[in-house]
Context: one part of a larger RNA
RNA sequence: GAAUGAACGUUGGCGGCGUGGAUUAGGCAUGCAAGUCGUGCGGUGGUUUUUCGGAAGAAGGACCACAGCGGCGAAAGGGAGAGUAACGCGUGGGUAACCUGCCCCUAGAACUGGGAUAACCGCGGGAAACUGCGGCUAAUACCAGAUAAUGUCUGCGGACAGAAGUCUUGCAGACCAAAGGUGCAAGUCCGUCUAGGGAGGGGCCCGCGUCCUAUUAGCUUGUUGGUAGGGUAACGGCCUACCAAGGCUGCGAUGGGUACGAGGCGUGAGAGCGUGUCCUCGCUCACUGGGACUGAGACACUGCCCAGACACCUACGGGUGGCUGCAGUCGAGAAUCUUCCGCAAUGGGCGAAAGCCUGACGGAGCGACGCCGCGUGCGGGAUGAAGGCCCUCGGGUUGUAAACCGCUGUCAGGGGGGCGGAAAUGUCGGGGGAUCAUCCUCCGGCUUGACCUAACCCCAGAGGAAGGACGGGCUAAGUUCGUGCCAGCAGCCGCGGUAAGACGAACCGUCCAAACGUUAUUC
Numbered sequence: 001g002a003a004u005g006a007a008c009g010u011u012g013g014c015g016g017c018g019u020g021g022a023u024u025a026g027g028c029a030u031g032c033a034a035g036u037c038g039u040g041c042g043g044u045g046g047u048u049u050u051u052c053g054g055a056a057g058a059a060g061g062a063c064c065a066c067a068g069c070g071g072c073g074a075a076a077g078g079g080a081g082a083g084u085a086a087c088g089c090g091u092g093g094g095u096a097a098c099c100u101g102c103c104c105c106u107a108g109a110a111c112u113g114g115g116a117u118a119a120c121c122g123c124g125g126g127a128a129a130c131u132g133c134g135g136c137u138a139a140u141a142c143c144a145g146a147u148a149a150u151g152u153c154u155g156c157g158g159a160c161a162g163a164a165g166u167c168u169u170g171c172a173g174a175c176c177a178a179a180g181g182u183g184c185a186a187g188u189c190c191g192u193c194u195a196g197g198g199a200g201g202g203g204c205c206c207g208c209g210u211c212c213u214a215u216u217a218g219c220u221u222g223u224u225g226g227u228a229g230g231g232u233a234a235c236g237g238c239c240u241a242c243c244a245a246g247g248c249u250g251c252g253a254u255g256g257g258u259a260c261g262a263g264g265c266g267u268g269a270g271a272g273c274g275u276g277u278c279c280u281c282g283c284u285c286a287c288u289g290g291g292a293c294u295g296a297g298a299c300a301c302u303g304c305c306c307a308g309a310c311a312c313c314u315a316c317g318g319g320u321g322g323c324u325g326c327a328g329u330c331g332a333g334a335a336u337c338u339u340c341c342g343c344a345a346u347g348g349g350c351g352a353a354a355g356c357c358u359g360a361c362g363g364a365g366c367g368a369c370g371c372c373g374c375g376u377g378c379g380g381g382a383u384g385a386a387g388g389c390c391c392u393c394g395g396g397u398u399g400u401a402a403a404c405c406g407c408u409g410u411c412a413g414g415g416g417g418g419c420g421g422a423a424a425u426g427u428c429g430g431g432g433g434a435u436c437a438u439c440c441u442c443c444g445g446c447u448u449g450a451c452c453u454a455a456c457c458c459c460a461g462a463g464g465a466a467g468g469a470c471g472g473g474c475u476a477a478g479u480u481c482g483u484g485c486c487a488g489c490a491g492c493c494g495c496g497g498u499a500a501g502a503c504g505a506a507c508c509g510u511c512c513a514a515a516c517g518u519u520a521u522u523c
Base pairs, nucleotide, nucleotide: 001523002522003521004520006519007518008517009516010515013374014373015372016371017370018369019367020366026330027329028328030327031326032325035072036071037070040069041068043066044065045064046063047062048061049060050059051058052057079285080284081283088210089209090208091207092206093205094204095203098202099201100200103198104197105196106195107194108193109192111145112144113143114142120135121134122133123132124131125130151175152174153173154172155171156170157168158167159166160165180190181189211257212256213255218248219247220246223245224244225243226242227241228240229239230238260282261281262280263279264275265274266273267272287308288307289306290305291304310321311320312319313318338364340363341362342361346360347358348357349356350355377407378406379405380404387398388397389396390395411464413459414458415457416456420452421451426446427445428444429443430442431441432440433439467512468511469510470509471508472493473492474491478507479506480505481504482503488495489494
């Protein structure tokens, strides 16, 4: 000099864009953060309406709401960096050792039956959380059978290959599927099943790279390899039995310490050194430890089970909870924000759709925490006013500075104004695609803004807006007074013991400026 997720002191007008719990991965009140589908299913309640009826009522239609069964989602998105020195990450490869819901393409298929169960009704238990028994019922829930190969497995054959094995036009045997909905009407719309391919996503393996310590020198028994088996989507001591006695290490094993890694970021001419906050990618974690279930995918942040600590409720029998989501609170700390608005946009989940949900996200709020921009006026004005300070008492300086005169209207203030962020979706009308039936697509009209708000116009009036550090040398900028090795200053050298340019004050000056200094840290 540059830099920072900074803090502290003094000061503080406005705006834009960023950024803000670095410490206790300490504890948490409260609200919200993951639902959705009635075009899968049976119901319950309500509103309205049609027909019949004298009425009570019966039958039907439409709409709304609700819990349950069922489906998809809940493994994403969001947070944190505790652990981890590791194939964790980075980079380049391998998988002839693998998986893949939703999406796209291709080919084929959807036949016949069955038994339950929630909801509901009845009777109970419990303070509660919740729960038991009996009865009824539906499905795209569950089960059985049929059919079936391009699928899987076995045997034979063929081709390839060093082998394990791979492929196959072949032959034989065995095994495996399905669900409907909407609608007047389905080969055509939305779904279902099988097989093959794709895209995207993931699992596993390998080469190389990846901090300090030898005042850590030896480490290892599932350890190293083999055979057989189990297990997995899949290779493998991943696991088990048996057999052998191996494997790693001074090119640093093992142990200890520290630490998420990378793209990047800071600095520097570069080499390098330092660093990993925001954003992006990967990994890991979710009160602590362990475990599996479901599922295409988890060993699952707001799922389940067990144990533990902590906290809460209790009728003492028993239960409930997990902010390292968004706000917010206590604590510790030098220190880090609103219990805000909205789904209008972008994106996500569900849905045929309308739409619903979304503390993701879009915005607003707070903090000079950072960067950038703007303003705090402009021109004239000497009798160089008054006051201050210095003085050799002549004067000098503050200083065109002020007053005063003439202007301007940025920003802030008040009032108008409304561009744009809006594309879609839906609906209506029209055209095209294999038919208008609901599907796809094009054109036109209407519809949608939480928040921000430009240009522009009007009003008023210099009014509301400057400080901080420093002035001995390094280092730009000095005089007077006070003090008297005292009080104090100080980054280094050093100042202060009676004329201190170094302490304190005043005046003046220097440098920066909505900031200026100090401290800490990096280069």